RNA sequence: GGUAUGAUACUGGCUCAGAACGAACGCUGGCGGCGUGGAUUAGGCAUGCAAGUCGAGCGAGAAACCCGGUUUCGAUCGGGGAGUACAGCGGCGAAAGGGUGAGUAAUGCACAGAUAACCUACCCGCGAGAGAGGAAUAACGGCGCCCGCAAGGGUCUUGCCGAAAGGGCCGCUAAUACCUCAUGACAUCGCGCUGGCGCCUGUCGCGCGAUCAAAGGGGCCUCUGAACGUAUGCUUCCGCUCGCGGAGGGGUCUGUGUCCCAUUAGCUAGUUGGUGAGGUAAGAGCUCACCAAGGCAAAGAUGGGUAGCGGGCCUGAGAGGGUGAUCCGCCACACUGGGACUGAGACACUGCCCAGACUCCUAUGGGAGGCUGCAGUCGAGAAUCUUCGACCAAUUCGCGAAAGCGUGAUCGAGCGACGCCGCGUGCGGGACGAAGGCCUUCGGGUCGUAAACCGCUGUUGGGGAAUAUGAAGGGGCGGGCGUUAAUAGCGCCCGUCAUUGACGUUAAUCCCUGAGGAAGCCACGGCUAACUUCGUGCCAGCAGCCGCGGUAAGACGGAGGUGGCAAGCGUUGUUCGGAAUCACUGGGCCUAAAGGGCGCGUAGGUGGCUUGGUAAGUCGGGUGUGAAAUCCCUCGGCCCAACCGAGGAAGUGCAUCCGAUACUGCCAGGCUUGAGUCCAGGAGGGGAGAGUGGAAUUCCUGGUGGAGCGGUGAAAUGCGUAGAUAUCAGGAGGAACGCCGGUGGCGAAAGCGACUCUCUGGCCUGGAACUGACACUGAGGCGCGAAAGCCAGGGGAGCGAACGGGAUUAGAUACCCCGGUAGUCCUGGCCGUAAACGAUGGGCACUAAGUAGGGGGGGUUCCCAUAUCCUCCCUGCCGAAGCGAAGGUAUUAAGUGCCCCGCCUGGGGAGUACGGCCGCAAGGUUAAAACUCAAAGUAAUUGACGGGGGCUCACACAAGCGGUGGAGCAUGUUGCUCAAUUCGAACAACGCGAAGAACCUUACCGGGGUUGAACUACGCGGGAUUAAGCUGUGAAAGCAGUGGCUUGCCCUCUGGGUGUAACCGCGAUAGGUGUUGCAUGGCUGUCGUCAGCUCGUGCCGUGAGGUGUUGGGUUAAGUCCCGUAACGAGCGAAACCCCUGUCCUUAGUUGCCAGCACUUCGGGUGGGGACUCUAAGGAGACUGCCGGUGUUAAACCGGAGGAAGGUGGGGAUGACGUCAAGUCGUCAUGGCCCUUACGCCCCGGGCCGCAAACGUGCCACAAUGGCCGGUACAAAGGGAAGCGAUACCGAGAGGUGGAGCCAAUCCCAGAAAGCCGGUCCCAGUUCGGAUUGAGGGCUGAAAUUCGCCCUCAUGAAGCCGGAAUCGCUAGUAAUCGCGGGUCAGCCAUACCGCGGUGAAUAUGUUCCUGAGCCUUGUACACACCGCCCGUCAAGCCACGAGAGCUGGGGGUCCCGAAGUCGCCGGCCCAACCCACCUUCGGGUGGGAGGGAGGCGCCCACGGUAAAACCAGUGAUCGGGACUAAGUCGGAACAAGGUA
Repeated sequence: GGUAUGAUACUGGCUCAGAACGAACGCUGGCGGCGUGGAUUAGGCAUGCAAGUCGAGCGAGAAACCCGGUUUCGAUCGGGGAGUACAGCGGCGAAAGGGUGAGUAAUGCACAGAUAACCUACCCGCGAGAGAGGAAUAACGGCGCCCGCAAGGGUCUUGCCGAAAGGGCCGCUAAUACCUCAUGACAUCGCGCUGGCGCCUGUCGCGCGAUCAAAGGGGCCUCUGAACGUAUGCUUCCGCUCGCGGAGGGGUCUGUGUCCCAUUAGCUAGUUGGUGAGGUAAGAGCUCACCAAGGCAAAGAUGGGUAGCGGGCCUGAGAGGGUGAUCCGCCACACUGGGACUGAGACACUGCCCAGACUCCUAUGGGAGGCUGCAGUCGAGAAUCUUCGACCAAUUCGCGAAAGCGUGAUCGAGCGACGCCGCGUGCGGGACGAAGGCCUUCGGGUCGUAAACCGCUGUUGGGGAAUAUGAAGGGGCGGGCGUUAAUAGCGCCCGUCAUUGACGUUAAUCCCUGAGGAAGCCACGGCUAACUUCGUGCCAGCAGCCGCGGUAAGACGGAGGUGGCAAGCGUUGUUCGGAAUCACUGGGCCUAAAGGGCGCGUAGGUGGCUUGGUAAGUCGGGUGUGAAAUCCCUCGGCCCAACCGAGGAAGUGCAUCCGAUACUGCCAGGCUUGAGUCCAGGAGGGGAGAGUGGAAUUCCUGGUGGAGCGGUGAAAUGCGUAGAUAUCAGGAGGAACGCCGGUGGCGAAAGCGACUCUCUGGCCUGGAACUGACACUGAGGCGCGAAAGCCAGGGGAGCGAACGGGAUUAGAUACCCCGGUAGUCCUGGCCGUAAACGAUGGGCACUAAGUAGGGGGGGUUCCCAUAUCCUCCCUGCCGAAGCGAAGGUAUUAAGUGCCCCGCCUGGGGAGUACGGCCGCAAGGUUAAAACUCAAAGUAAUUGACGGGGGCUCACACAAGCGGUGGAGCAUGUUGCUCAAUUCGAACAACGCGAAGAACCUUACCGGGGUUGAACUACGCGGGAUUAAGCUGUGAAAGCAGUGGCUUGCCCUCUGGGUGUAACCGCGAUAGGUGUUGCAUGGCUGUCGUCAGCUCGUGCCGUGAGGUGUUGGGUUAAGUCCCGUAACGAGCGAAACCCCUGUCCUUAGUUGCCAGCACUUCGGGUGGGGACUCUAAGGAGACUGCCGGUGUUAAACCGGAGGAAGGUGGGGAUGACGUCAAGUCGUCAUGGCCCUUACGCCCCGGGCCGCAAACGUGCCACAAUGGCCGGUACAAAGGGAAGCGAUACCGAGAGGUGGAGCCAAUCCCAGAAAGCCGGUCCCAGUUCGGAUUGAGGGCUGAAAUUCGCCCUCAUGAAGCCGGAAUCGCUAGUAAUCGCGGGUCAGCCAUACCGCGGUGAAUAUGUUCCUGAGCCUUGUACACACCGCCCGUCAAGCCACGAGAGCUGGGGGUCCCGAAGUCGCCGGCCCAACCCACCUUCGGGUGGGAGGGAGGCGCCCACGGUAAAACCAGUGAUCGGGACUAAGUCGGAACAAGGUA
């Protein structure tokens, strides 16, 4: 930043943009440098290598081969090879280096200390010494069988056993191996002196006693001896011994720090301490014996889980969070477990023993092995490399005197874009801009200077040439210096010579080549930079979140274009950040998640005024340390960078020393204001117990009384003639305490209400006597704690879960009614919860006013009542600042501060499961996770809605008149039918589009035809073939034929050329009542002629928004007036317009006729301009006038005048908007679709079909009527393919005919109801006219489907219409006729108009419907046709329980390998001692000492119980989450219909 909402603010989660990585995966991939690479199975491993070296410690000692000699050619001898190899004794090393992270939560690590409790091979310094003897043992040699006395021969498997590994017996020998003796101190031990020092045990010094050593090798010949090459000699060359010290390394101990779980709360028997002993290099319960009973733990012991730790690394502004690869330090481990040996050092990665698992060999008897070294292999895994080079060049380590040898440490190379860094894939010019792609409004735009093309360059790659650094050393020779007796030797230095490179085809350099070999990936709806087109059609798919896709998708897929990064780009995973979303820095808790139900109080935390001390905290300074590397700064080295080097800084820490003393702590003392005590008063439903009282209900008894009572919306169940209800009297019993009574009192809360007494807690005021900080809070703990519920015993009037009955209802396990058990009450004991709420923890202090109530005290007025003022405590209201998201709160804070406690961290799952604790039970308390969602929520806003409220309208109801709904018919619709019955239309479709369906219309169906019936260009090819007329065919359209015409322009003129209208073919187009009204324009309907809808500026509000427009009046009206943080304005209303009602003026034909004249008596004629009328203009009405009411207003009521009176009547006129309302089929139009058909033409049919249903009408059912006769009076219209008179014919429809009229002239044209007279006599009729038959007429090509009219005949239903429903308030309803449009005719009873006659009722707003304004509630906003809950059914997922089953770690007990230690040790043993013997070599015996072996303690593995614990799994059971359109109801949201 996105996401909530219609919008807003807040809370709150989810999510994105950043950085990082030992990564992996997808697509792609030119070069180099520097790094880096088994994170998983501490799984198993073939093969090679990874620790040797020393001949200057010692003994022994080959062979191949070469040379020479001999030879019986079989061979053999000598020399060389060679004192070499292999092996052995001995020394040093092998405990380092290298690997890994299993274990380990402390025996570890880090930092700082201690060691007066210790060790240290090799190295360095110092001191001293190295004398005399002895005995073994490896190596080495031998050990087969047969013949033979033997020599010897034979034999085979070539020599003890054994397959092997390995082992045995006999014999010989050396040493720097081993042993004895000597010497010996400053060393060790003991004793003494008590002297110095120190930190308790100590340490240093002095004296005496006891004990313990050793090894030689090389070199040399100066001295000495021996004799010339030597050792007994020399040696400051190497080594050896004893001791002191150093350096470096290590052991042990202390302090502090070091993850999660309390659903782990108690752990501990060598345990804690002491004494003594043992043991170790060394302190110590480290071990043992005895004694004591301790030790640890809420500052988290014990247990469980997880984990190597640190320097550092990543992130972050920092504080933090995460992490512990590579490099460095420490630790731990080496197949698993145990053990010791050797050694200076190990409990030992490539040593040993035992046990176990596994693998391998085997002759089955036995044996061998340990890559968590370097490579490599298998396995598992998303995943991690070469079985490379260096006879080690460099650095390092071991051995050696050295040369040197060894070194998978190391140095290099290889593989991997795994990371970081650098470079390149060219550079310049080049069009009003090629081709091609894409888009297009068809004009063009864009890819794009991009390309081509021209000119350059030469990084990199390729080829070639020449060639650095890493090399210093070591060796030979010469010289010098030192040591020395020395010219040896050795050490150092100088010179010189020849040499040592794996990398290496090295880096860098030069030459050649040549734009040549080198660009991809992701994204483009918002966040987030980048847009069009096509395809697709809730499909296929996308998606980090919000969300896209249901026929125009910038969100899917392709393309073009664009954006971003670039040898990479994306994705996934993980960490930090953003997240102040665990808040130390830096959050909250009235309503969003969050104050414990309330108190008492333990630990702890915090603490008034003042003096002195101390110096723990705190502050300042010094010292030491905080390894190196890393980070940071500066400088330097690789061309730069990455990388590397040097110096500095930093390392915020710890320890120690010195200093400061304001504050905190601690110690000592003082004070009174906090707190408490005391004294005097005071109010109170505070608590407990005992007693008392009246009213009422019910029941019982009796009296009166006599038919109902009761109950409800209405009823019924129920009670009552066995006497109820009602009423009177008496009695019984239980529970609750009316009025007073009050946002009044008391209590910590729960809670407390009649009256009296007893006991008792707290509070307030006044006094200021006492104590002297005694205080506040309070984790655990303890107590109290409404109602319901539980246990035991009572009690039981009323009420009343459950239950029964009656109603209601679709149902009614409810709401209503009649009953009614637990319970409600009391006693004792549990339970321990609540919307236990002010949804607000406690304490202290401070911070405006006003007002009311309760309880005290005081001042003033002479006193009192009282009034007024001040003050303390309690309880309310209203409000400033402040605070708050807002609502609100505001001295009773949610303000400003301090102290302490509790609690919160998205919604659901869930206050649930499991475990623990409590409970008799019900249950309470503590309290998760998997999984799932992109929200859940708070406050306020605007609407909409309400079976909320108020005010007010409307034929909305009521009042009234007439209808519809029933019949018949007409007409429209649904449905059905059909080849087709074309299509559309909810209220607001249904006599509507249709103001005219027989054909046409016509869109539908069947059939026949047709590149077009009509329009516009054009391209290519053909091209004079065409059109009227006629003929054939056909239902027609059409098709075919005939015929006709030679025709534009040019020329050389019946020939040619060229071009072209028509025409033909092809292409492009036409056409479509095909589709989408949910892509649209336009038009229209509806709310509704309802009174509303908005704007500018200002003001209020964080904001949505409000105000204005609300309020008081008034109106038909947001009409007007008043008021008013609003002032104005606009669209609507009204007015302006038309018709009509009165009058006037003007005009006077075709209209009119008062008066005059004529008259055929008709305004017919003359005439008239008066009247009617016509049609143009004007007048008139405005609440203007009067009275009353009203706010002096607006306005209303009444009145006058007037033709008309309060908008006179009617019309036209329809605000912002709503319904994705209607219409693509009036028209227009985007997209899509059809193109010998979804176009067009034609014939016929259909739209008129009929079981049924609905709407709208017509005519009726009759007497206010029907029929017959006579007779009167309109308005408004229409008329030329027209209206059509008189006249004649016909009974009539109509016909003949044609006067007049383009119309105030003529015609349609008779108005009808009415009026007058007659008839019918209440009936299915003289009502009613459907239906049907027959005969006619008219229009029209044509009336069969399917027209209208006339006449005659026929004469159906219907006797006023169920539920329901429509219209109308006056010239209206009702009723009567007339006209017109469309139209050939007409299905018109329709529609649009016109006039005639002409009512009734309403002065009301309760109800139904709709509407307006204000207000209220809301979980609605697609807005109540809304939202939404639970069971059931289906799918899927995770979890809990579960008879059990399986596994793991630990404890208990048993067994007890190897081994240390101890004891025994009859068997075995060279050195030393003793005795004896002796051939003098030695032997035998004994002793000392040691060993094999045995036993004991400890102890690994193993075993152990249906044990406990922790996991996995389990038929089945349980709830939970989720899932476009399932079932049943309708619980919540409005008074949600029972709050």
This is a predicted structure of a 1539-nucleotide RNA (small-subunit ribosomal RNA) from a metagenome. Its Rfam family is "Bacterial small subunit ribosomal RNA". The sequence is in RNAcentral, with records from SILVA.